[in-house]
A computed fold for a 359-nucleotide RNA from a soil metagenome, annotated as Bacterial RNase P class A. The coordinates come from a structure-prediction model, not an experiment, and the mean pLDDT is 75. It matches the Rfam family "Bacterial RNase P class A". Rfam classes the family as a ribozyme. Gene Ontology terms of the family: ribonuclease P activity, tRNA processing and dimeric ribonuclease P complex.

RNA sequence: GAGAAGGCUGGGCGAUCGCCGGUCACGGCAACGUGGCGGGAGGAAAGUCCGGGCUCCGCAGGGCAGGGUGCUGGGUAACUCCCAGGGGGGGCGACUCCACGGACAGUGCCACAGAAAAUAGACCGCCGCUCGCAAGAGCGGUAAGGGUGAAACGGUGAGGUAAGAGCUCACCAGCGGUGCGGGUGACCGCAUCGGCUCGGUAAACCCCACCCGGAGCAAGGCCGAAUAGGAGAGCAAUCGGGUGGCCCGCCCGGGCUCUCGGGUCAGGCCGCUGGAGACGCCGGGCAACCGGCGUCCUAGAGAAAUGAUCGUCGCCUCGCUUAACCGCGGGGAACAGAACCCGGCUUACAGGCCUUCUC
Numbered sequence: 001g002a003g004a005a006g007g008c009u010g011g012g013c014g015a016u017c018g019c020c021g022g023u024c025a026c027g028g029c030a031a032c033g034u035g036g037c038g039g040g041a042g043g044a045a046a047g048u049c050c051g052g053g054c055u056c057c058g059c060a061g062g063g064c065a066g067g068g069u070g071c072u073g074g075g076u077a078a079c080u081c082c083c084a085g086g087g088g089g090g091g092c093g094a095c096u097c098c099a100c101g102g103a104c105a106g107u108g109c110c111a112c113a114g115a116a117a118a119u120a121g122a123c124c125g126c127c128g129c130u131c132g133c134a135a136g137a138g139c140g141g142u143a144a145g146g147g148u149g150a151a152a153c154g155g156u157g158a159g160g161u162a163a164g165a166g167c168u169c170a171c172c173a174g175c176g177g178u179g180c181g182g183g184u185g186a187c188c189g190c191a192u193c194g195g196c197u198c199g200g201u202a203a204a205c206c207c208c209a210c211c212c213g214g215a216g217c218a219a220g221g222c223c224g225a226a227u228a229g230g231a232g233a234g235c236a237a238u239c240g241g242g243u244g245g246c247c248c249g250c251c252c253g254g255g256c257u258c259u260c261g262g263g264u265c266a267g268g269c270c271g272c273u274g275g276a277g278a279c280g281c282c283g284g285g286c287a288a289c290c291g292g293c294g295u296c297c298u299a300g301a302g303a304a305a306u307g308a309u310c311g312u313c314g315c316c317u318c319g320c321u322u323a324a325c326c327g328c329g330g331g332g333a334a335c336a337g338a339a340c341c342c343g344g345c346u347u348a349c350a351g352g353c354c355u356u357c358u359c
Stems, first nucleotide, its partner, number of pairs: 001359009011313007019040002022037006042335001046346002049344005054216004061248004066212005071085005086100001087098004101207002106205002108201003123146002125142007154172006173197002175194008220270004224265001230260006239253005277296008315332006
C1' cells in the first nucleotide's frame, strides 16, 4: 500500500420554556390546582420474516389434507437461529459461499442451435454391400473424427475390426461392493474386487425422515351505567345445529325440575412491565453457552409524551490569514420513533474509534 474478519460509538455540559408517567407536601368535600424530588426510545424501537412466553377457545386424541425443515455433533424455553466440525465451489492468502436427503419408485421439463436432448440419436465423415463407364445413388454398420449446444455414453495407449466401439487389456479418473484402520458422528485414509461408466433438473410434481391445534393484549378478567329478559346445574329422548380445511371424536340447543344472575358499550381498573433482566467478578467449555456470588432497577401511555431555543466545548467542511501551526468568519451532522414481553433473522444508517489476521 492492497485486503480479510470482528467489536464499540451514534455528540458532551449548562441555562430557559414546555410534554408524559410516578411520588411527596400543601390547598380543596371532590374533580383538580400549585410546588418539590425522581424517571422518560433504539442499535436497529423498523420489516412483521421465523421461534417462544403469556391468554382464551371445543384442553388439542387419531386419520386425511395443508405447511415447514432437510450433512454431523452440540447450545437453547424454542427456532428456519447460534457455535464447532465434515463435504463441495471460489480466492495466492487471511477468509468466504452452499436449500448440503433421494434422479436405477414414478411422472414431467430441458429455450436457441443441432440430424438427434434420452429404454437415445447418423448431418458431414469413415467402412461394407448392391447399382452405375464415371460423377454418384440406395441399403446397412459405426458415436473413433468434424460440426451444434450449458449439457451428446469417461481419458490416454495398445490389441482388435471391413470400419469402429470397455468389444478386450494396461494405467488414470469416477461409481458401487467387501475388508482393515481413525473419528461420538457427518466423514476420511489404505487395500482389494466389479467394465459398473444409460445426461441434467426435486426453492418441478413427487418419495423418504422429522416437526407443526387455532387465534391473538382490540388476547383475556373484574367493575360500572342505561336498555332488555335471560343464564347455570341435573334428568330423559336422539331431533336439529356448530366445529379455526375435512372426517371420527367432541360441543351446543329444544322438554321437565332446581338455582340466580347473564348479554351489549372504543366507559373505568387489572393484564402492564422485576425479566429466559442489566452490569461486574470467579469457575466450566475450542466456542455458542452454562453455573455460582455480588450490585442495580432502567418508559409503561390515550392513537400515543420523550421536544424546542440559546450559550459553550468537541467533530467535519468552506473562505480569509499564516512558511506552517495558530487565529477569525460561515455552513453541516445519518437511519430512524417503544405500544404485552422476550430470543433471532433481514433491511436502513452521516461520521468516528478499536482489535486480530493475510498478501